[in-house]
RNA sequence: GGGGCCAUAGCUCAAUCGGUUAGAGCAGCGAACUCAUAAUUCGUUGGUUGCAGGUUCGAGUCCUGCUGGCCCUACCA
Numbered sequence: 001g002g003g004g005c006c007a008u009a010g011c012u013c014a015a016u017c018g019g020u021u022a023g024a025g026c027a028g029c030g031a032a033c034u035c036a037u038a039a040u041u042c043g044u045u046g047g048u049u050g051c052a053g054g055u056u057c058g059a060g061u062c063c064u065g066c067u068g069g070c071c072c073u074a075c076c077a
Base pairs, nucleotide, nucleotide: 001073002072003071004070005069006068007067010026011025012024013023019057028044029043030042031041032040050066051065052064053063054062
C1' cells in the first nucleotide's frame, strides 16, 4: 500500500424481510426480607445504535466517506 470483519444502555449481547414503541442479563437506584449484612424477591432509572452524509413514506438494518479496534496480505530494509 491492498483486502476482510467488528462498533447498539456502565458491562456482555439480542433486534426476523427495512416497518412504525430498540430489548434481555448483569450492574446501578428504591423497596420487601434480616438484629444487621450478604443472598433472594419485587419495582425502577438508564440509548446521539462510533461520527458525517445519502437512498427511502420509513434506516440499528441498505449505500458512500471518515474514526477506532482486530485479522489477512504485498513491498522496502

The RNA shown here (transfer RNA) has 77 nucleotides and comes from an uncultured Planctomycetaceae bacterium.
Model confidence (mean pLDDT): 81 of 100.
Rfam family: tRNA. The family's RNA type in Rfam is transfer RNA.